[in-house]
Context: one part of a larger RNA
Molecule: small-subunit ribosomal RNA, central domain
Organism: metagenome
RNA sequence: CUGGGCUUAAAGGGUGCGUAGGCGGUCCAUUAAGUAGGUGUGAAAGCCCCCGGCUCAACCGGGGAACUGCGCCCUAAACUAGCGGGCUUGAGUGAGGUAGGGGUGUGUGGAACUUCCAGUGGAGCGGUGAAAUGUGUUGAUAUUGGAAGGAACGCCGGUGGCGAAAGCGACACACUGGACCUUGUCUGACGCUGAGGCACGAAAGCCAGGGGAGCAAACGGGAUUAGAUACCCCGGUAGUCCUGGCCGUAAACGCUGAGUACUAGUGGGGAGGGGCCUGCGUCCUUCCUCGCGGAGCGAAAGUUUUAAGUACUCCGCCUGGGGAGUAUGGUCGCAAGGCUGAAACUC
Numbered sequence: 001c002u003g004g005g006c007u008u009a010a011a012g013g014g015u016g017c018g019u020a021g022g023c024g025g026u027c028c029a030u031u032a033a034g035u036a037g038g039u040g041u042g043a044a045a046g047c048c049c050c051c052g053g054c055u056c057a058a059c060c061g062g063g064g065a066a067c068u069g070c071g072c073c074c075u076a077a078a079c080u081a082g083c084g085g086g087c088u089u090g091a092g093u094g095a096g097g098u099a100g101g102g103g104u105g106u107g108u109g110g111a112a113c114u115u116c117c118a119g120u121g122g123a124g125c126g127g128u129g130a131a132a133u134g135u136g137u138u139g140a141u142a143u144u145g146g147a148a149g150g151a152a153c154g155c156c157g158g159u160g161g162c163g164a165a166a167g168c169g170a171c172a173c174a175c176u177g178g179a180c181c182u183u184g185u186c187u188g189a190c191g192c193u194g195a196g197g198c199a200c201g202a203a204a205g206c207c208a209g210g211g212g213a214g215c216a217a218a219c220g221g222g223a224u225u226a227g228a229u230a231c232c233c234c235g236g237u238a239g240u241c242c243u244g245g246c247c248g249u250a251a252a253c254g255c256u257g258a259g260u261a262c263u264a265g266u267g268g269g270g271a272g273g274g275g276c277c278u279g280c281g282u283c284c285u286u287c288c289u290c291g292c293g294g295a296g297c298g299a300a301a302g303u304u305u306u307a308a309g310u311a312c313u314c315c316g317c318c319u320g321g322g323g324a325g326u327a328u329g330g331u332c333g334c335a336a337g338g339c340u341g342a343a344a345c346u347c
Base pairs, nucleotide, nucleotide: 004318005317006316007301008300012315014200015199016198017197021193022192023191025087026086027085028084030082031081033080034079035076036075037074038072039071040070041069048064049063050062051061052060053059090190091187092186094183095182096181097180098179102176103175104174105173106172107171108170109153113149114148115147116146117145118144119143120142124135125134161168162167205246206245207244208243209242210241214240215239219235220234221233222232257314258313259312260311261310262309265292266291267290268289269288270287271286272285273284274283275282276281296303297302320347321346322345329340330339331338332337
């Protein structure tokens, strides 16, 4: 390289947008680059096949094939491609509707919690397996009234919804993205994928400034224990929150890349439309989502119209375990570190 693979054995990029490239609906006409045919050339020797000559073989001779290439234009025009002209089913667009924790900003609210102030009250409270540390007559815990603060939004809530993923849940307003349904207005292949690239990207972490109720790495103390750098308890700082800027990782998982077409059924949930119908209902249909399941596939587990089935297009990735996601170089980052990424050796 060919070939084989990527749910769980090694292997799908965290997700999107998109450049180059690759691939691409339908009809007509044309060109002849690819394609096909013809023709010329592709020295000889050698390689391969057949036959022959040295006793055989090596060696040698004869014939054939091959030389997978290149040139020419005499030809063909189905397919690919180019050019030209159409089409509407792919794609987009218009009109009319629908649902939604999709996003951003601003404001508002109640419960709980903590702290503070005041009243009542008078000895414990708290905590555990049991305790102790802790806290309380300088009046705690409990209870009532008031004030302040920060964070999170109970019930509704649902294998329910939305989003490309990360993710999104109190309420109101403003701005804003997408999806779906009905119709079939308009454009007329405008499409799919996507190396690089760009953007987004949980938590933790970092920088600057704020904020800090609760929780809580580190840390201190009390227990437990042979010990206890833990599990349990009392405290408690970063952090968790906000603004701006970095980081760019994850069991970033459906461990399953994206797109298109096709291939039995059946039962639910969500958003719509249509027919019959007074209604209850029932039937048809589009999209999303969950369960079971025939064929098929699969090593099996399983999967099964949301494929891991049948095919095509494009991208990413794998090639025994350890060494090792290490070393080195490069590059990015304030740092932590990220990305790229070996070998010796060993089994």